Model confidence (mean pLDDT): 83 of 100. This is a predicted structure of a 71-nucleotide RNA (transfer RNA) from Candidatus Hippenecus merdae. The same sequence occurs in records of 3 taxa. The sequence is in RNAcentral, with records from ENA. It matches the Rfam family "tRNA". The family's RNA type in Rfam is transfer RNA. Rfam links the family to the GO term triplet codon-amino acid adaptor activity.
């Protein structure tokens, strides 16, 4: 330099263009003499800018970061 992949709660992953969901963690509650475990509940996110669309995590485009390949 060229090509490909990836970016979503604190973490790990989902999501046919139509309400962004699950698990773990944190926090709160039940239970317990106390704790742990178990159960219940709460909070919390689409990498950035632009475009298409009635409607974008999703499609297009330009960047940024990371990974891989070629030279």
């Nucleotide at each position: 330099a060229g090509g490909g992949g990836c970016a979503u709660c604190a973490u790990c992953c989902a999501a046919u263009g139509g309400u962004a969901g699950g698990a773990u963690a944190c926090c709160g509650g039940u239970c317990u003499c106390c704790a742990a475990a178990a159960c219940c509940g709460u909070c919390a996110a689409u990498c950035u800018g632009g475009g298409u669309u009635c409607g974008a995590a999703u499609c297009c485009u330009a960047g940024u970061a990371c990974c891989c390949c070629u030279g």